[in-house]
RNA sequence: AUGCGAGUCGAGAGGGGUUAAGCCCUCGGCAUACUGCUCAGUAACACGUGGAUAACCUGCCCUCAAGACGGGGAUAACCCCGGGAAACUGGGGAUAAUACUCGAUAGGUUAUGGUUCCUGGAAUGGUCCAUAGCUCAAAUGCGUUAGCGCUUGAGGAUGGGUCUGCGCCUGAUUAGGUUGUUGCCGGUGUGACGUACCGGCAAGCCGAUAAUCAGUACGGGCUGUGAAAGCAGGAGCCCGGAGAUGGAUUCUGAGACAUGAAUCCAGGCCCUACGGGGCGCAGCAGGCGCGAAACCUUCACACUGCGCGAAAGCGCGAUGAGGGGACCUCGAGUGUCGGUGCCAAGCAUCGACUGUCCCGCUGCCUAAAAAGCAGUGGUUAGCAAGGGCCGGGCAAGACCGGUGCCAGCCGCCGCGGUAACACCGGCGGCUCGAGUGGUGACCAUUUUUAUUGAGCUUAAAGGGUCCGUAGCCGGUCUGGUAACUCUCUUGGGAAAUCUGGCGGCUUAACCGUCAGGCGUCCGGGGGAAACUGCCAGACUUGGGAGCGGGGGAGGUUGGAGGUACUCCAGGGGUAGAGGUGAAAUUCUGUAAUCCUUGGGGGACCACCAGUGGCGAAGGCGUCCAACCAAAACGCGUCCGACGGUGAGGGACGAAAGCCAGGGGCACGAACCGGAUUAGAUACCCGGGUAGUCCUGGCCGUAAACGAUGCGGGCUAGGUGUCACAGUGGCUACGAGCCACUGUGGUGCCGUAGAGAAAUCGUGAAGCCUGCCGCUUGGGAAGUACGGCCGCAAGGCUGAAACUUGAAGGAAUUGGCGGGGGAGCACUACAACGGGUGGAGCCUGCGGUUUAAUUGGAUUCAACGCCGGGAAGCUUACCGGGUGCGACAGCUGGAUGAAGGCCAGGCUAAAGACCUUGCUGGACUAGCUGAGAGGAGGUGCAUGGCCGUCGUCAGUUCGUACUGUGAAGCGUCCUGUUAAGUCAGGCAACGAACGAGACCCACGCCCAUUGUUGCCAGCGCGCCCUCAGGGGUGGCGGGUACACGGUGGGGACCGCUGGUGCUAAACCAGAGGAAGGAAUGGGUAACGGUAGGUCAGUACGCCCCGAAUCUCCCGGGCUACACGCGUGCUACAAUGGUUGGGACAAUGGGUAUCAACCCCGAAAGGGGAAGGAAAUCUCCUAAACCCAACCUUAGUUCGGAUUGGGGGCUGCAACUCGCCCCCAUGAAGAUGGAAUCCGUAGUAAUCGCAACUCAAAAUGUUGCGGUGAAUACGUCCCUGCUCCUUGCACACACCGCCCGUCAAACCACCCGAGUAUGGCCUCGAUGAGUGCAUCGCUGAC
Repeated sequence: AUGCGAGUCGAGAGGGGUUAAGCCCUCGGCAUACUGCUCAGUAACACGUGGAUAACCUGCCCUCAAGACGGGGAUAACCCCGGGAAACUGGGGAUAAUACUCGAUAGGUUAUGGUUCCUGGAAUGGUCCAUAGCUCAAAUGCGUUAGCGCUUGAGGAUGGGUCUGCGCCUGAUUAGGUUGUUGCCGGUGUGACGUACCGGCAAGCCGAUAAUCAGUACGGGCUGUGAAAGCAGGAGCCCGGAGAUGGAUUCUGAGACAUGAAUCCAGGCCCUACGGGGCGCAGCAGGCGCGAAACCUUCACACUGCGCGAAAGCGCGAUGAGGGGACCUCGAGUGUCGGUGCCAAGCAUCGACUGUCCCGCUGCCUAAAAAGCAGUGGUUAGCAAGGGCCGGGCAAGACCGGUGCCAGCCGCCGCGGUAACACCGGCGGCUCGAGUGGUGACCAUUUUUAUUGAGCUUAAAGGGUCCGUAGCCGGUCUGGUAACUCUCUUGGGAAAUCUGGCGGCUUAACCGUCAGGCGUCCGGGGGAAACUGCCAGACUUGGGAGCGGGGGAGGUUGGAGGUACUCCAGGGGUAGAGGUGAAAUUCUGUAAUCCUUGGGGGACCACCAGUGGCGAAGGCGUCCAACCAAAACGCGUCCGACGGUGAGGGACGAAAGCCAGGGGCACGAACCGGAUUAGAUACCCGGGUAGUCCUGGCCGUAAACGAUGCGGGCUAGGUGUCACAGUGGCUACGAGCCACUGUGGUGCCGUAGAGAAAUCGUGAAGCCUGCCGCUUGGGAAGUACGGCCGCAAGGCUGAAACUUGAAGGAAUUGGCGGGGGAGCACUACAACGGGUGGAGCCUGCGGUUUAAUUGGAUUCAACGCCGGGAAGCUUACCGGGUGCGACAGCUGGAUGAAGGCCAGGCUAAAGACCUUGCUGGACUAGCUGAGAGGAGGUGCAUGGCCGUCGUCAGUUCGUACUGUGAAGCGUCCUGUUAAGUCAGGCAACGAACGAGACCCACGCCCAUUGUUGCCAGCGCGCCCUCAGGGGUGGCGGGUACACGGUGGGGACCGCUGGUGCUAAACCAGAGGAAGGAAUGGGUAACGGUAGGUCAGUACGCCCCGAAUCUCCCGGGCUACACGCGUGCUACAAUGGUUGGGACAAUGGGUAUCAACCCCGAAAGGGGAAGGAAAUCUCCUAAACCCAACCUUAGUUCGGAUUGGGGGCUGCAACUCGCCCCCAUGAAGAUGGAAUCCGUAGUAAUCGCAACUCAAAAUGUUGCGGUGAAUACGUCCCUGCUCCUUGCACACACCGCCCGUCAAACCACCCGAGUAUGGCCUCGAUGAGUGCAUCGCUGAC
């Protein structure tokens, strides 16, 4: 769009038409103001509740009373003639009524006057009489004779109108609003009151108890949630209101300003013949649009109702039914049993059973269906299970695979960077279930807006202080009253909703019925009198007044004084003064600083001075005076609740700042110089303007702090101090001193109690009470806008967008500090000695180079380190070339696999490979898995081992105690120690690990044991001999000494003196081999350092797997512009060279050490006894001593480098070894900044051995020889330990963190403009409306 949603009456009439009409048209009556829909507007008497109407209306309905008489003229339908596209409309003719109308009777109404009575709280009401004006009934209908109607009056019922008490959202960054406004008089108008309207008079009225304005919003019964109070909402259903496209107006009517009535304007849509007409779904369906979002253009009037009708009945998208939607609530199902298999809750399979549901048929039910009920039939259970979750909160995985801060998850906390219970998937599990989850909104959780029921010292929060208005609160006693309060009774508070009982649908949801409750409230009546209030009277304790003597930096004004400073003048005096960490700027020869005399000026007020005093706070400090004012104490005085607090308001209010005028010594923002510094717009120094000072005015803020509002009451004390009073004592008689008591102030400690704790604690932050102010996460922000104040600066009031998961308080443990205290250390200093850093060389590292220069270690705590002295090996690197797959499946193989071989080819070379052939006799790398192996990755996956803090003295536990707790105490303090070593004290008492003790070496003594050691004494052998003797452990023998082994002793502050506490201990001394741990080692805590090592081995995971495995050859690790570290050798005379002479210890030795002999100039070579070792050997130690030369020089220093000749090891010395001889003879003449080691047998210096090793030390580990100087302290540097303190740090100062700048992004602002909603004001226009006047028409 379209269809439907309001008609009915022939028993009110007229007509048309028909075979019959029960049909149709018109007039007429009633209804259409109900029902249904919606929530735009409205903050209002709109709604709710209770009243008023003495200011009103009410059709149909009910009751009572009275009546309905006599007339009249029209008109529609109809007939005739017209106009128009249509809608519609004009003229002529006829006719009826319960249509219209005239007269009569009854009546109504208004005014005036009178009077009687009634109701009532009160007549303005009603009733009665008189007069006058106005107005003025009816349908002698209909009918089936039951009745239905008509008119008037009075009353009722119902429904409405109007007024009113109370209730009724947010904003004060809306504080003043109002002119018909407020009241009165007279009119108009209305059903009715009223400034609703008109005229006049007066100037009122509302407002902090929130007017006005702005925003939002239909109100209520009720709904969600909550234990409730509340908070949030107003869907459905019911009551009320409002609206019908936006506005305006009106008719009819009992009722409308009506919209399924009319007229007009506006905007929208439709028809049109362009002249003109029509429409209004916020009725039911339905459509379009919008949107996150919402159904069928169904059936029936059978029920319940409504309208009409006398009734039958008709009509009704009201209503009753069906259809659609898991939208809500409620009920049910998706199977049960048995056997078998699997480890199994379970799954699979086999068999049996049941039949809610489902699918048919019949009947009942229904308006008709559907559903349901009853009966009957059917099936391989056949049609029917999903969602979320499994790290914690929070029930359920320490399963597998993938991923690797990626992809992703996550309400919050948080997961993910190669072993993810957290991501993705699999498996398993948990929980709800026709649902389960997500998102949004609301309540609860939240005592997180606190009335119930929080707070304000430090977490957010006490106003800077006082006065005081409104308000709120208010001492004791008596009497009255009854507003408040309590109680009894009564009317209302609709139904639905809610709760309980009972009942009806198979149950339930749902519904019915009875009772209760709710609505927390309003009205009427009776009673009580304790509390609050009010009225009256009284009281004294709150408060005030009075009197008394004291105290005080209380305030204002005036006067006086003091030292210092500065300036000026005079005198003296001479070269500096001043200033600093050190300096300079500065002042000074025109005489400074300094000393002295005099004068001027302004500011200030030392000592006294004090946790002291006063004041409301800010604040107040020389002395005196005047004036003003407060508090405390004492009193046998007076008043008699006069009080407390205090929104607004007022006054005061540090410093700085502002205005006007003075003043200006000193100090001193800004400013100027000098320094410091990387810079220094600072700290320090020299100057210096405003200002600080005075007078008058403004500002009104501070960490204006006790971070603690004011008042009242109650609740242990102790100890100072100030003021007053009282008592006692003393007295040097003083306003004296001392002690005690009371009151008031001001401090400290502390009980109960409080508090998160720190802490507070009669001066509360305790327990009560009254009033005010303030808080509600951090930031944005005390900012913006608005308002008020100010001369300005600015102040008061005071947000939001946006952003963020914390911000914050108190305390604890650590760590840290250019905080403090105590103690300690040659990887600290100081004192001393010697080095490194400069040179050459050796060696390690970085860098660079390279085919490769393999890898690790990087402050101390990497760098002669990985025992790492690499020619091959080592070896991990580079180049080239080989070899290797257990086991399983497939494949090939007795027609011969793997393996082996001649020749040729290939190659640098090679049966490694290729070709041909031979041999061989069972396996097979051709494919897929899977292995061996890996010095491939990860030391941030690990074990083990090690470094380092740490040459430290710490680290803990049990019990008790303290604290809400983290934690503390013990472990602290004093003294002492190398030491948490010891002693004393102490809410601690004990204990453990560490320290010490212990073990080893060395130093003295004793005992014992003597071989391979030793040889004093005894004997023997051998050698030398100057015949005096000497040498030789070779032998017998011995075990004295030395030495080796074993076992003991010794040293303990034990003794003396001193210090200390009569302690621990320390200092000094004696004795002693040794003295305070004798000395040197070993051992060495809880732990930290993600320290080092996967390249010693072990080991998780990952990777390679015929190469990242294995072997071979060659090269490399040895490179070389350069930088760094550890060393060696030197630069020389305390030395070098030559010759001669003396004295060790630790260790090693059979693929080895090798005596001894020979050769060689030497390195070395050739032989060779002995030794698996207190037996033999390496094995002559060197520095040292003696003698000579060198004479300060690049040397007789120094030895690098290079040439030549030899030797050794080894398959092999070219890259790339070591040794010897000859020759060569570089740098270097004692080393910058800086840095290392050492306190006694140490440093320094001298050599020796071993390790590694075929060969190869300047390395390392040991050994002995010679052998000093200095300190006996300190905490300055570097660090460590303990106590304490601050902290915004806790991956812990290599921390944390601020701002600019740079980059990206977000929000906002500016930006040519553009579009638009609402409101206000002005002008124009404007449908309409009111009044006045004029004109026309005009029923009567």
The prediction has a mean pLDDT of 81. Small-subunit ribosomal RNA from an uncultured archaeon, 1340 nucleotides, folded computationally. The sequence is in RNAcentral, with records from ENA and SILVA. It matches the Rfam family "Archaeal small subunit ribosomal RNA".